Glycine riboswitch aptamer, 99 nucleotides, folded computationally.
RNA sequence: GGACAAGACUCUGGAGAGAUUCAUGAUUUCAUGAACACCGAAGGGGAAAGCAGGCAGACGCUUGUGAAACUCUCAGGUACAAAGGACAGUGAUUAACGA
Numbered sequence: 001g002g003a004c005a006a007g008a009c010u011c012u013g014g015a016g017a018g019a020u021u022c023a024u025g026a027u028u029u030c031a032u033g034a035a036c037a038c039c040g041a042a043g044g045g046g047a048a049a050g051c052a053g054g055c056a057g058a059c060g061c062u063u064g065u066g067a068a069a070c071u072c073u074c075a076g077g078u079a080c081a082a083a084g085g086a087c088a089g090u091g092a093u094u095a096a097c098g099a
Stems, first nucleotide, its partner, number of pairs: 001097001007093001009091001011089003018036001020035006037078003043074001044072003050065006
């Protein structure tokens, strides 16, 4: 130099959808299990055109990208609060690597 980094960390903001039914425990609230309904913004899975590369005489085959805030809903979640929370901002810190 990389560096107004990225990542992890500090602080701040941060959405959606069941006060559903049944059973048990607890006994105001609630917890666990089951059923049905629903949500997407932890995590996880899926994926087109197009573009680029490789193979092939050709038709074509194949890899990467596209690609996540899309999609699925396994996981997670569905009154308030709490917790979690993609993402955004703030502060502080600093590596691989290169010269």
The sequence was found by an Rfam model in a public genome assembly. The model forms 85% of the base pairs in the Rfam consensus. Its mean pLDDT, the model's own confidence on a scale to 100, is 76.